[in-house]
RNA sequence: GGGGCUGUAGUGUAGCUUGGCUAUCACUGGCGGUUCGGGGCCGCCCAACGGGGGUUCGAAUCCUCCCAGCCCCA
Repeated sequence: GGGGCUGUAGUGUAGCUUGGCUAUCACUGGCGGUUCGGGGCCGCCCAACGGGGGUUCGAAUCCUCCCAGCCCCA
């Protein structure tokens, strides 16, 4: 220098192919219930699409540039 893959709550993860309701689930965390108290269990809640631009009525999803990590070629 060229090419490929990946990036979504604090952590892991589904959704991307086929654009469309309030973005999925688990753990963690908060509140409540249960308990004399704790743990466990049950109920509820908080929190995310790597960044910019474009297309579109509408983008996590399509296009483009950039950033970061990993791999291959030179």